[in-house]
Context: one part of a larger RNA
RNA sequence: UUGGGCUUAAAGCGUGCGCAGGCGGGAUCGUUAGUGUCUUGUGAAAUCCCACGGCUCAACCGUGGAACUGCAGGGCAUACUGCGAUCCUUGAGGCCGGUAGGGGGCGUCGGAACUGUAGGUGUAGCGGUGAAAUGCGUAGAUAUCUAGAGGAACGCCUAAGGUGAAGACGGGCAACUGGGCCGAUACUGACGCUCAUGCACGAAAGCGUGGGGAGCGAACGGGAUUAGAUACCCCGGUAGUCCACGCCCUAAACGAUGUGCACUAGAUCCCGGAGGUUUUGACGCCCUCGGGGUUGCAGCGAAAGCAUUAAGUGCACCGCCUGGGGAGUACGGUCGCAAGGCUAAAACUC
Numbered sequence: 001u002u003g004g005g006c007u008u009a010a011a012g013c014g015u016g017c018g019c020a021g022g023c024g025g026g027a028u029c030g031u032u033a034g035u036g037u038c039u040u041g042u043g044a045a046a047u048c049c050c051a052c053g054g055c056u057c058a059a060c061c062g063u064g065g066a067a068c069u070g071c072a073g074g075g076c077a078u079a080c081u082g083c084g085a086u087c088c089u090u091g092a093g094g095c096c097g098g099u100a101g102g103g104g105g106c107g108u109c110g111g112a113a114c115u116g117u118a119g120g121u122g123u124a125g126c127g128g129u130g131a132a133a134u135g136c137g138u139a140g141a142u143a144u145c146u147a148g149a150g151g152a153a154c155g156c157c158u159a160a161g162g163u164g165a166a167g168a169c170g171g172g173c174a175a176c177u178g179g180g181c182c183g184a185u186a187c188u189g190a191c192g193c194u195c196a197u198g199c200a201c202g203a204a205a206g207c208g209u210g211g212g213g214a215g216c217g218a219a220c221g222g223g224a225u226u227a228g229a230u231a232c233c234c235c236g237g238u239a240g241u242c243c244a245c246g247c248c249c250u251a252a253a254c255g256a257u258g259u260g261c262a263c264u265a266g267a268u269c270c271c272g273g274a275g276g277u278u279u280u281g282a283c284g285c286c287c288u289c290g291g292g293g294u295u296g297c298a299g300c301g302a303a304a305g306c307a308u309u310a311a312g313u314g315c316a317c318c319g320c321c322u323g324g325g326g327a328g329u330a331c332g333g334u335c336g337c338a339a340g341g342c343u344a345a346a347a348c349u350c
Base pairs, nucleotide, nucleotide: 004321005320006319007304008303012318014201015200016199017198021194022193023192025088026087027086028085029084030083031082033081034080035077036076037075038074039073040072041071042070049065050064051063052062053061054060091191092188093187094185096183097182098181099180103177104176107173108172109171110154114150115149117147118146119145120144121143125136126135162169163168206247207246208245209244210243211242215241216240220236221235222234223233258317259316260315261314262313263312266295267294268293269292270291271290272289273288275286276285277284299306300305323350324349325348332343333342334341335340
């Protein structure tokens, strides 16, 4: 490079935005660059191929032909591609009116529980386990009542449920703010799809500075268990978990399934919207748009299974794979305060 692949065998970047690049809707005209065809020149010789010939054959050699798939000039063609111009509305976007939602950042308020503080009642235990012990308690604990304090998380509703690009998002309320969906449309007129590099976001843990610290709780101490027990169980407990700002950039970041568009049987449930039907409404029924499920045909698949939310049938673009170990390591580069991240081999070995 050709070919084959990427749910589970190796393989979809964690997610988005997006420059370059690649690809790109309908119509007409122009141009003739790509493209096709004809022709001219050139494409040294040798080699390769074909025919004939010369060494007794062959290798080798000679003569002729073909070929040299290329490049350049010219003529013709104009379907497709490109370029230029004009137009179109179905792709895309916009305007208007609605609508659902734990989408985001900020502020404020609330109740339950918990812990500690003060006070009242009250007395010998409490706690914990498989059983215990460490621990707490006559300096009055546990239990119970009252007051006030603090931090973190928001039960029921809650669901096969909703929102978000992903990570993720759940007490109430207000202002701020992103996106979706539905209906309508007299608007723009291909403005589109994808996207190497790049930029942004990115759970938890971790790091820096300053706060905060109720509960939980790596490390650590103690009690048990055990042959031992650097564990599982118990009593404590520091970082951390929380907040602000700044870093880190990883994950079984999973649907282990890249994004967009088109097409391809049904049945049924849920969420959001529009319309129709019955008398205005509600419910129901019918139809339709968007989203989420279950089941299932064709087809696909090694099978499991997937099956209009495809892993089916096609197109466009990107990423990635190429036996196991060595190794996601070394070296180098680059980013980071560090931890480390990203990029990424080889010897050797099976």
A computed fold for a 350-nucleotide part of an RNA from an uncultured prokaryote, annotated as small-subunit ribosomal RNA, central domain. The full RNA is in RNAcentral, with records from ENA. The coordinates come from a structure-prediction model, not an experiment, and the mean pLDDT is 88.